About this RNA: Two RNAs folded together computationally: RNase P RNA and transfer RNA, 443 nucleotides in total.
RNA sequence: GGAGUCGGACAGGCCAUCGUCGCGGACCGCGAGGUCCGGGGAGGAAAGUCCGGGCUCCACAGGGCAGGACGCUGGGUAACCCCCAGCGGGAGCGAUCCCGGGAGAGCGCCACAGAAAGCAAACCGCCGGUGCCACGCGCACCGGUAAGGGUGAAACGGUGGGGUAAGAGCCCACCAGUUGUCGCGGUGACGCGGCAAGCUCGGCAAGCCCCGUUCGGAGCAAAACCAAAUAGGAGGACGUCAAGGCUGGCCCGGCCGUGUCCUCGGGUAGGUUGCUUGAGGCCGGUGGUAACACCGGUCCUAGAGGAAUGAUGGCCGCCCCGGAUCCGUCCGGGGAACAGAACCCGGCUUAUCGGCCGGCUCCCCUU
RNA sequence: GCCCUUGUAGCUCAGUCGGUAGAGUGCAUCCUUGGUAAGGAUGAGGUCACCAGUUCAAUCCUGGUCAAGGGCUCCA
Numbered sequence: 001g002g003a004g005u006c007g008g009a010c011a012g013g014c015c016a017u018c019g020u021c022g023c024g025g026a027c028c029g030c031g032a033g034g035u036c037c038g039g040g041g042a043g044g045a046a047a048g049u050c051c052g053g054g055c056u057c058c059a060c061a062g063g064g065c066a067g068g069a070c071g072c073u074g075g076g077u078a079a080c081c082c083c084c085a086g087c088g089g090g091a092g093c094g095a096u097c098c099c100g101g102g103a104g105a106g107c108g109c110c111a112c113a114g115a116a117a118g119c120a121a122a123c124c125g126c127c128g129g130u131g132c133c134a135c136g137c138g139c140a141c142c143g144g145u146a147a148g149g150g151u152g153a154a155a156c157g158g159u160g161g162g163g164u165a166a167g168a169g170c171c172c173a174c175c176a177g178u179u180g181u182c183g184c185g186g187u188g189a190c191g192c193g194g195c196a197a198g199c200u201c202g203g204c205a206a207g208c209c210c211c212g213u214u215c216g217g218a219g220c221a222a223a224a225c226c227a228a229a230u231a232g233g234a235g236g237a238c239g240u241c242a243a244g245g246c247u248g249g250c251c252c253g254g255c256c257g258u259g260u261c262c263u264c265g266g267g268u269a270g271g272u273u274g275c276u277u278g279a280g281g282c283c284g285g286u287g288g289u290a291a292c293a294c295c296g297g298u299c300c301u302a303g304a305g306g307a308a309u310g311a312u313g314g315c316c317g318c319c320c321c322g323g324a325u326c327c328g329u330c331c332g333g334g335g336a337a338c339a340g341a342a343c344c345c346g347g348c349u350u351a352u353c354g355g356c357c358g359g360c361u362c363c364c365c366u367u
Numbered sequence: 368g369c370c371c372u373u374g375u376a377g378c379u380c381a382g383u384c385g386g387u388a389g390a391g392u393g394c395a396u397c398c399u400u401g402g403u404a405a406g407g408a409u410g411a412g413g414u415c416a417c418c419a420g421u422u423c424a425a426u427c428c429u430g431g432u433c434a435a436g437g438g439c440u441c442c443a
Stems, first nucleotide, its partner, number of pairs: 001363008010354001012316007020041002023038006043338001047349002050347005055219004062252004067215005072086005087100005101210002106208002108204003123149002125145008157175006176200002178197008223273004233264006244256003266442002269440001280299008318335007368439007377392004386423001394410005416432005
């Protein structure tokens, strides 16, 4: 200098005018409300609503069946399909990235091609025997053979030697794997080493399933209170002490309940709470490899309800293009993303102009 | 804001516990008719919304993105 990889932080700044949504104060008004002053007002994803939790109601969330989710090990956490550290496998020269229970419990599937596709298989080939013969080691039949060819995503270890009619873990040596066992190390996943067994074993569980862990349901339009208005309606069905509701798949249990449900029809589309101080941010210290935890200090930072957070102008800064240049700069034009709170929080995923900072890896050059 | 459902031929819909996707209607050509309609025959037409993953193989299974549609206030 180039290429790459991982992580962090930012998301233009200041001023003026007008406007807008809350909060506090003062004044005016009987009231509705109005005026003035002060201070505050989007994000890293506010998004998708994919996970997890808080909160609220249903019973305090109970029992069973069914069903869902997760899945190497250890830790973190309120919890997690999250995070950290490690283990094993795969990709890459590497930094680094991706994946993760069980196929030796059982069922199922493996199209086409191929002789044969799952406790395998003889199409060609190779070998032996018998028969025939146009004697070509040719043809037919019977048998042996998985070493070779060919098919396929996948064909039942690899190399070498022995052996054999030809062959084959049939036997042997080495290598790879599996299983069992022993020792050592590790909390553990697992690793290393020894011994034994020719044991050589297909894939799919993001098919059913098995094992383990875990999950009650609904969601702030949850839910609670106040006020107003109208009907105590019409028709139908069921029931008359067990139907119904909570209950969202079912059963049990529990509670509510004293008629219930459906259709038609009517009224109001009001106010308050929930509502934003929270597993909160920042700084320092301690413990821990880390995620994180604890302690101390400090800060308060949107709360609407047809839904605010905007518009215009000026100066400065950033990027791109063109021109000029005394190489210091100057002039003109253009651009600046993704997106916008709606109960709150922890994550994941997706979108994103542009530059900034840091760790690490590889290649080239120079000393 | 919250909760669901669905994307397959021009249109309306099937489909498969994974193995080269169909029906009706519409379209084109031909037959039939003096001509048209109806009828008959043949044929074309598909990125199975899109992007990844699992698998030998994905419309189907898993994850993400996009689009479309539906439901949810109070008296109750």
Rfam match: Bacterial RNase P class A. The family's RNA type in Rfam is ribozyme.